[in-house]
Overview:
FMN riboswitch aptamer (RFN element) from a bovine gut metagenome, 102 nucleotides, folded computationally. The model forms 100% of the base pairs in the Rfam consensus. The sequence is in RNAcentral, with records from MGnify. Its mean pLDDT, the model's own confidence on a scale to 100, is 83.
Parts: sequence; structure tokens; C1' cells
RNA sequence: UUUCGAGGCGGGGUGAAAGUCCUCACCGGUGGUAAAAGCCCACGAGCAGAAAGCUGAUUUGGUGAAAAUCCAAAGCCGACGGUACAGUCCGGACGAUAGAAA
Repeated sequence: UUUCGAGGCGGGGUGAAAGUCCUCACCGGUGGUAAAAGCCCACGAGCAGAAAGCUGAUUUGGUGAAAAUCCAAAGCCGACGGUACAGUCCGGACGAUAGAAA
């Protein structure tokens, strides 16, 4: 310098109206650490801003030298603005970043 760099509402119910409520589902950025992690450590995104800063969630059992990463089981979490209350729709964003490859 160039390229890449986030996934997900399907069925049923209520209602005048819901991809937003209820219910059964579905999804998981980057680096590290047991190759393997949304919930271990850190970073990015997000919020706030003059700067400093703030920021979600996991346990039990098994294997093993070593796993909060594997296997089994049961859980939990998810920015801001909009709208019938949104992780999944629309918008800022044909944006930006951690970073990856050449």
C1' cells in the first nucleotide's frame, strides 16, 4: 500500500397494531491461554468526553501432565436512536475498529 474484517425471528399465542409481549426456537468480532472459549485474561465495538473514565454473562461432572477452551449436562448474557417494550427489524453505517492475509 492492497484485500479481507459479525451472525441470528422460523412455528404457535394475545392484540386494532408485535420479527419488540408470551411460548418453543436461532446467533456469537479480534488476540492470548490445551489445537478448540459469547460468559477466563486482554482488545475492539458501545456509552461518555476537554481529559480521565464507564461497560454484559458459568457452573457441575468426565478425560488428561495440562481444559472455566475438549466431551456430557444444566444455566446465563447481549450498546444507542426509532417503533407495541427489539441480541435477531429499520437507522447512524456503502461508516469505523481490534486485527488477519498478501